[in-house]
C1' cells in the first nucleotide's frame, strides 16, 4: 500500500419555541381539576419469549416412576443449554474458524439406488482344478484382477499355492493391552507384546452419567364496597389439593347450570447477583477490597415535533478536475416484577491486534 481475520466502543451534539408523563412544592379552587416552578423520563437490543435464576403461591415442596434436557476436560458463575482457558477432530498458506464432541466388542432396528452380495460375508465376468454328453455345460475352490455402490473386510512387497488368501514374512497405516514420562485432567509422546483389522448410523430405540416438583406480577397479599337466591351432580367406603401417575400426607368440601352484584384503592414496584473509577489476584472468564453514584415505574396508553447552528458518511448538482457551494437523506427499534445468558434486526462512525501477498529502507 492491497486483501483479510478477530475484538472492543459508539448510536448524532449544542441552543431556541411549542407539547407530554409521575413525584415534590406553592397557589387557584374545592373535593374533579386548572396554573406555576423544580427533579427525574427507554436501549444496545429495552425485541423474540429460547435457556438460567431470585421473588411469590401450592400437602411439610418430600420418595418413587415415567418424562425432559445436556454430554470431551478444567475453571468461572446465584445458576445454565451461557462464558473463559485447555484437549481431540475437521477446513485453511495463515491469522482463524467450525464440531448437535459419552457409549455402535450389552441387545435390538435400519443401510435407498445400482450391485451377484450390504452384515453370523458375498461367486456375475475372470482366475485354477476336476467331470463329461465337449458347450455360451455342471460341480468345486478362490476375495489376488475386473464391474457395481457413499460404503465390497487395510497397503505395498514377497514366501506359499492348483489358483488365491495376514494363511505366514518384512515394512508402513490403524486398533487393543502392560509399562515408563509430562499435564489437575481431556490428552500426548516413547518402549514392548496382540494379525486384532468385521463398515456406518444412538437430532433410530436404547445403555450409561449429571440435573429438574409445578405455576406464574392477570404470581400474591391487605382495604373499602355491592348483592338474592335457585336446581343438580360428586364425597369420611375419603372428594378436593399437593398442575402426568403413584406412595406418603391433608381432613370437608369441590364441580355444573340460571339469576343477582362488583369490576375501585393500595402493597408487592424498583437500592440491585446495581452502575462507575483505581487497587490486587488470575493466561482468561471472573474474584476480592475500596472510593464515589442514584438511573423510569405506569390505567397494558408519557419520553414527541418544528426551527437553527455545528459534527459524520452517502447521493445528486454546479464546476476540465479537487475545493467552496446548493438540495436531499441520520437506521433498527421501544421499558411494564426483576436478574444472567442465547438468538435476531441495524443508517452508519471510531480504535486496536494478528495474518497473506508486494513496495522501499
Nucleotide at each position: 500500500u492491497g486483501g483479510g481475520u478477530c475484538g472492543g466502543c459508539u448510536g448524532g451534539a449544542c441552543g431556541g419555541u411549542c407539547g407530554c408523563g409521575u413525584c415534590a412544592c406553592g397557589g387557584g379552587u374545592u373535593c374533579a381539576c386548572c396554573c406555576g416552578u423544580g427533579c427525574c423520563g427507554a436501549g444496545g437490543a429495552a425485541c423474540g419469549u429460547c435457556c438460567g435464576g431470585g421473588c411469590u403461591c401450592c400437602a411439610c415442596a418430600g420418595g418413587g416412576c415415567a418424562g425432559g434436557a445436556c454430554g470431551g476436560u478444567g475453571g468461572g458463575u446465584a445458576a445454565c443449554g451461557c462464558c473463559c482457558a485447555c484437549c481431540c477432530g475437521g477446513a485453511g498458506u495463515g491469522a482463524u474458524c467450525c464440531g448437535c464432541g459419552a457409549g455402535a466388542c450389552a441387545g435390538u432396528g435400519c443401510c435407498a439406488c445400482a450391485g451377484a452380495g450390504a452384515g453370523c460375508a458375498g461367486a456375475c465376468c475372470g482366475c485354477c482344478c476336476g467331470c463329461c454328453u465337449c458347450g455360451c455345460g455342471c460341480g468345486g475352490g478362490u476375495a489376488a484382477g475386473g464391474g457395481u455402490g457413499a460404503a465390497a473386510g487395510g497397503g505395498u512387497g514377497g514366501u506359499g499355492u492348483a489358483a488365491g488368501a495376514g494363511a505366514c514374512c518384512a515394512c508402513c497405516g490403524g486398533g487393543g493391552g502392560u509399562c515408563g514420562u509430562g499435564g489437575u485432567g481431556a490428552c500426548a509422546c516413547g518402549a514392548c507384546c496382540c494379525g486384532c483389522c468385521a463398515g456406518g448410523u444412538a437430532a433410530a430405540c436404547c445403555u450409561c452419567g449429571u440435573c429438574c416438583g409445578g405455576a406464574g406480577c392477570a404470581a400474591g397479599g391487605c382495604c373499602a364496597g355491592a348483592c338474592a337466591g335457585g336446581g343438580g351432580a360428586u364425597g369420611c367406603a375419603g372428594a378436593c389439593g399437593c398442575g402426568g401417575c403413584u406412595c406418603g400426607c391433608c381432613g370437608a368440601g369441590u364441580c355444573c347450570c340460571c339469576g343477582g352484584g362488583u369490576a375501585g384503592g393500595c402493597c408487592g414496584c424498583u437500592g440491585g447477583a446495581g452502575c462507575g473509577g483505581c487497587a490486587c489476584g488470575g493466561c482468561a472468564a471472573c474474584g476480592u477490597g475500596u472510593c464515589g453514584c442514584c438511573g423510569a415505574g405506569a390505567g397494558a396508553g408519557a419520553u414527541g415535533a418544528c426551527c437553527g447552528u455545528c459534527c459524520a458518511c452517502g447521493g445528486g448538482g454546479u464546476u476540465u478536475c479537487g475545493a467552496c457551494c446548493c438540495c436531499c437523506g441520520g437506521a433498527c427499534a421501544g421499558a411494564a416484577c426483576c436478574c444472567g445468558g442465547c438468538g435476531u434486526a441495524c443508517a452508519g462512525g471510531c480504535c486496536g491486534g494478528c495474518c497473506c501477498a508486494u513496495u522501499c529502507g
This is a predicted structure of a 361-nucleotide RNA (Bacterial RNase P class A) from Microbacterium sp. PRF11.
The gene name in the source record is rnpB.
It matches the Rfam family "Bacterial RNase P class A". Rfam's curators write: Ribonuclease P (RNase P) is a ubiquitous endoribonuclease, found in archaea, bacteria and eukarya as well as chloroplasts and mitochondria.
The sequence is in RNAcentral, with records from ENA.